[in-house]
This is a predicted complex of two RNAs, RNase P RNA and transfer RNA, with 455 nucleotides together.
RNA sequence: CAGGCCGGUCGGAUGAUCGCGGCCUGGCGCAGCCAGGUCGAGGAAAGUCCGCACUCCAAAGAGCAGGAUGCCGGGUAACACCCGGGGCGGAGCAAUCUGCCAGAUCGGGCCACAGAAACAGACUGCCUCUCUCCGGAGAGGUAAUGGUGAAAAGGUGGUGUAAGAGACCACCGGCGCUGGUAGCAAUACCACGGCCAGGCAACCCUCAUCUGGAGCAAGGCCAAGCAGGAACAAAGCUGCGCUUAACCGCACAGCGGGAGGCUGCUCGCUUCCCUUGAGUUCCGGGUAGGCUGCUUGAGCAAGCCGGCAACGGUUUGCCUAGAGAGAUGAUCAUCGCGCCUUUUGGCGUACAGAAUGCGGCUUACAGACUGGCCUGAGGA
RNA sequence: UCCUCGGUAGCUCAACGGUAGAGCGGGCGGCUGUUAACCGCUAGGUCGUAGGUUCGAAUCCUACCCGAGGAGCCA
Numbered sequence: 001c002a003g004g005c006c007g008g009u010c011g012g013a014u015g016a017u018c019g020c021g022g023c024c025u026g027g028c029g030c031a032g033c034c035a036g037g038u039c040g041a042g043g044a045a046a047g048u049c050c051g052c053a054c055u056c057c058a059a060a061g062a063g064c065a066g067g068a069u070g071c072c073g074g075g076u077a078a079c080a081c082c083c084g085g086g087g088c089g090g091a092g093c094a095a096u097c098u099g100c101c102a103g104a105u106c107g108g109g110c111c112a113c114a115g116a117a118a119c120a121g122a123c124u125g126c127c128u129c130u131c132u133c134c135g136g137a138g139a140g141g142u143a144a145u146g147g148u149g150a151a152a153a154g155g156u157g158g159u160g161u162a163a164g165a166g167a168c169c170a171c172c173g174g175c176g177c178u179g180g181u182a183g184c185a186a187u188a189c190c191a192c193g194g195c196c197a198g199g200c201a202a203c204c205c206u207c208a209u210c211u212g213g214a215g216c217a218a219g220g221c222c223a224a225g226c227a228g229g230a231a232c233a234a235a236g237c238u239g240c241g242c243u244u245a246a247c248c249g250c251a252c253a254g255c256g257g258g259a260g261g262c263u264g265c266u267c268g269c270u271u272c273c274c275u276u277g278a279g280u281u282c283c284g285g286g287u288a289g290g291c292u293g294c295u296u297g298a299g300c301a302a303g304c305c306g307g308c309a310a311c312g313g314u315u316u317g318c319c320u321a322g323a324g325a326g327a328u329g330a331u332c333a334u335c336g337c338g339c340c341u342u343u344u345g346g347c348g349u350a351c352a353g354a355a356u357g358c359g360g361c362u363u364a365c366a367g368a369c370u371g372g373c374c375u376g377a378g379g380a
Numbered sequence: 381u382c383c384u385c386g387g388u389a390g391c392u393c394a395a396c397g398g399u400a401g402a403g404c405g406g407g408c409g410g411c412u413g414u415u416a417a418c419c420g421c422u423a424g425g426u427c428g429u430a431g432g433u434u435c436g437a438a439u440c441c442u443a444c445c446c447g448a449g450g451a452g453c454c455a
Stems, first nucleotide, its partner, number of pairs: 001376010012335007020040009042351001046362002049360005054215004061267004066211005071085005086101006102206002107204002109200003123146001125142007154172006174195002178191005219292004228283005236255003239250003256274007285454002299318008336349005381451007390404004398435001406422005428444005
């Protein structure tokens, strides 16, 4: 210098004019208006895919079902996220990128077509025995041959045998158990023993770990307004007033029954009713109001310390939208950047838009700056 | 904010993980004097997109895109 790989930061600036929302201060003719000050979108505010905080349901309980995760260690409030490491593949000369990793001897299911056979069966072969009308037929052994297929009893060579076969031996490959060494561990290396019968668990399933549900329109307080109607049910007993029995009344307690709530089921808890207007559903009616939750927080910036890193600790400084699901803008000028143009100049300047708040993931994104590394070429 | 469903031929819809089909519509031919009806033949598919699991994916898994629908106040 050329090409490439992996990160990080930013993602227009200044001024003028007009305009909008929140808060503070002041003034006025005070349901408000005016003036001044101050603050006012993002790296993804998005998709709503995970995890939390917070609130209510019982400061959420037990079991089942369901769901999620699945190599190891660490980080974290937590995670399916992040960091570091391991094993098996794939791409690249390399830097680097990328996929997978609990269990196939609990059991069930599936494996089209082809093929004899898709998991224990024998079509073609080979071999033995019996029969024979000498063409062959039957019984058995075998898994080395052929062909099929995505996949068919590890591979090569030998021993062995009637023919054969991990039946046996050597080497290689794979798997599992045991022991040793290193490591926190996944795992790696070495030694010994064995070799058995495929694949799919992003099919059911098994194992381990985690998991209650709903969501800020959660939830709390206040105000205003209206008109109620229909359907759906039972079973009371003890108790108390009241000493006894009946009647009547009551609803504090126990048992029982009925209707709901705990967003699948059972228990359990709980509210109400049986003790009558409670509950659920439907029709009808009313209101489209205010305050709160609400933004000071796992907060941001800089420095130092610990750690390979994710991250943690500490010191100093800062306060930075909170709405009416509605504001955060527009125009002009100058500059910056890119493209076109011989000059004056022209055109463009990404993706996008908060709604309870955080941590992640994923997706969209013109361009600019910057750190590290790899390959090639040249020079000293 | 939360939840559910769908996307396959021009339209409406099917399809156990094993060659993507049906009806209507289109084209050509037949029948008829002609048209319709009827009969025969025929074309037409990125299975919303991308990646993965698998021997094999419209179907299973993940991410994304597009569309449709539902719930929530007071009594």
It holds a member of the Rfam family "Bacterial RNase P class A". The family's RNA type in Rfam is ribozyme. Its mean pLDDT, the model's own confidence on a scale to 100, is 76.